[in-house]
RNA sequence: GGGGCUGUAGUUCAGCAGGCUAGAACACUUCAUUUGCAAUGAAGAGGUAGGUGGUUCGAGUCCACCCAGCUCCA
Numbered sequence: 001g002g003g004g005c006u007g008u009a010g011u012u013c014a015g016c017a018g019g020c021u022a023g024a025a026c027a028c029u030u031c032a033u034u035u036g037c038a039a040u041g042a043a044g045a046g047g048u049a050g051g052u053g054g055u056u057c058g059a060g061u062c063c064a065c066c067c068a069g070c071u072c073c074a
Stems, first nucleotide, its partner, number of pairs: 001073007010026004019057001028044005050066005
């Protein structure tokens, strides 16, 4: 320098052929049970989806470029 893959909640990830409210687990907060902790149960907070544009009535989902990580070739 060129090719490929990935980038969604604090962490690990899911998601449909683009369509009304973006989810799960763990973590976190509160409450109950306990002398206390853990465990368990209940409730709750937390994301405008790496960035900027484009296509579209509508994009996390498609396209382009940029950025970051992994990987292959040179």
About this RNA:
This is a predicted structure of a 74-nucleotide RNA (transfer RNA) from candidate division WS6 bacterium GW2011_GWF2_39_15. The sequence was found in a public genome assembly. Rfam family: tRNA. The family's RNA type in Rfam is transfer RNA. Gene Ontology term of the family: triplet codon-amino acid adaptor activity. The source organism's lineage runs through Bacteria, Bacteria candidate phyla and Candidatus Dojkabacteria. Model confidence (mean pLDDT): 80 of 100.